A computed fold for a 72-nucleotide RNA from a Sporichthyaceae bacterium, annotated as transfer RNA. Its Rfam family is "tRNA". The family's RNA type in Rfam is transfer RNA. The coordinates come from a structure-prediction model, not an experiment, and the mean pLDDT is 82. Lineage of the source: Bacteria > Bacillati > Actinomycetes > Sporichthyales > Sporichthyaceae.

RNA sequence: GCUCGUGUAGCUCAAUGGGAGAGCAUCGCCCUUACAAGGCGAGGGUUGGGGGUUCGAGCCCCUCCGCGAGCA
Repeated sequence: GCUCGUGUAGCUCAAUGGGAGAGCAUCGCCCUUACAAGGCGAGGGUUGGGGGUUCGAGCCCCUCCGCGAGCA
């Protein structure tokens, strides 16, 4: 340099073009003499940046950036 993949909550990951979610973590409450485990609940997101298509984009298209793999 070329090709392919990938980027979503603090971390690991889902989500058929139409309501952005789960587990763990954090915080609160219950339980316990207390801790752990367990139960209930809460907070936390410009879906990497920008542009385009569409009535509507995490998802489709273009470009840039980061990461990974392959080729040279």